[in-house]
Context: one part of a larger RNA
């Protein structure tokens, strides 16, 4: 910009695309065959390898915004208590998020028409013969079947909903403003995301922050008392402090404020 008015869901699949694996161990059965040696065709079971998709309860990894220890330094006048810097200074843990190696779950089953193969019925050709007419069984291959993607599929597809129009100028058409349903900028933000898109909200609001309440990690803060010559220990103290987590019938801060938009071509 198209799909003959203008929106908003929801859908239908022409059509593509992915994926459709391999391997072992029982059972059938040491059976059929086979002189033996050896050893199935089938059929049921289970286990796993390698590939794939999702997640993150669990095992871990990271987690330079979390918590503890502790070396030199310098600084806050000094002491205690912080802070900066040194690879986050080192070391020891770790929420969320991400994520393997860690959890789930998947190839399938069924149908269709077939290939190789086998076979009914059966002429020409009195016989015979799967084949010339007709009719069958049959494969990881083919079309379904499972997953996504799809009306620009211009053969532009269906269903619901929702919105119908005031005013001025010209008077048969036309012009011009306003204005429906919605939409967009713009803003708060996101388990969405390069950017754009997507999703949740803009005071008739819980959207993000903050507040408050817990969870979780850290592992007993400060100070004060007591022991001890002192380091130091022990009690207030399973404290203290906690980011991304979960509630919250918490507006405290920020969500101002603008534009387009239909009956014609």
């Nucleotide at each position: 910009c198209g799909c003959a008015c203008g929106a908003a869901a929801c859908u239908u699949g022409c059509g593509g695309a992915g994926g459709u694996u391999c391997u072992u161990c029982u059972u059938u059965a040491g059976u059929a065959c086979g002189a033996g040696a050896g050893g199935a065709u089938u059929u049921g079971g289970a286990a796993g390898g390698a590939c794939g998709u999702a997640c993150c309860u669990c095992u871990g990894g990271u987690g330079u915004u979390c918590c503890a220890g502790u070396u030199g330094u310098c600084g806050c006048g000094c002491u205690a208590g912080c802070g900066g810097c040194a690879c986050g200074g080192c070391u020891g843990g770790g929420u969320a998020g991400c994520u393997a190696u860690g959890u789930a779950c998947g190839g399938a089953a069924c149908g269709g028409a077939u290939a190789a193969a086998c076979g009914c019925u059966g002429a020409a050709a009195g016989c015979a013969u799967a084949u010339a007419a007709g009719c069958g069984u049959g494969a990881a291959a083919c079309c379904c079947g499972c997953u996504c993607c799809a009306a620009g599929a211009u053969u532009a597809g269906g269903u619901u909903u929702c919105g119908u129009a005031g005013g001025g100028c010209a008077a048969u058409u036309g012009c011009c403003c306003g204005a429906a349903a919605g939409u967009c900028c713009c803003c708060u933000g996101g388990a969405a995301g390069a950017c754009u898109a997507c999703c949740a909200g803009g005071u008739u609001g819980a959207u993000a922050g903050g507040c408050c309440g817990g969870a979780u990690g850290u592992g007993u803060a400060a100070g004060c008392g007591c022991a001890g010559u002192a380091a130091u220990g022990c009690g207030u103290u399973c404290a203290g402090c906690u980011a991304a987590c979960c509630g919250g019938u918490u507006a405290c801060u920020a969500a101002c404020g603008g534009a387009c938009g239909a009956a014609u071509g």
Background
Predicted 3D model of a 265-nucleotide part of an RNA (large-subunit ribosomal RNA, domain VI) from a metagenome. Rfam family: Bacterial large subunit ribosomal RNA.